Predicted 3D model of a 125-nucleotide RNA (FMN riboswitch aptamer (RFN element)) from uncultured Oscillochloris sp.
Its Rfam family is "FMN riboswitch aptamer (RFN element)". The family has 146 seed sequences and 6,230 matches in Rfam 15.1.
Lineage of the source: Bacteria > Chloroflexota > Chloroflexales > Chloroflexineae > Oscillochloris.
The sequence was found by an Rfam model in a public genome assembly.

RNA sequence: AACGAUCUUCGGGGCAGGGUGAAAUUCCCGAUCGGUGGUAGAGCCCACGAGCGUGUUGCGAGGCACGCAUGACCCGGUGAGACUCCGGGGCCGACGGUUACAGUCCGGAUGUAAAGAAGAUCGCG
Repeated sequence: AACGAUCUUCGGGGCAGGGUGAAAUUCCCGAUCGGUGGUAGAGCCCACGAGCGUGUUGCGAGGCACGCAUGACCCGGUGAGACUCCGGGGCCGACGGUUACAGUCCGGAUGUAAAGAAGAUCGCG
């Protein structure tokens, strides 16, 4: 170094301006945002996380197992290699709420010891 244990910290962004209307950041024009790991650098390639339910275990906090849900990309160029870079044109976005339909507002959420990232100590070597 690698590996193991324990602990600490961190860990999601976004409708300007305008139209219609009694009412819309929800409709229309337009604007704008992009979690984590992998891989030639990725919202739309592969995988993971966030949601809901059932069973089981536990005094409890919680753990474990199973099930349901889980969006979207092409063309050209460079290159050994890119659905990731460069150029061009597209597309997508949980659940509950709402004077009117929401990726962007409000809420669960000061949540998920989230996926994971960084670090410390001890052990091993």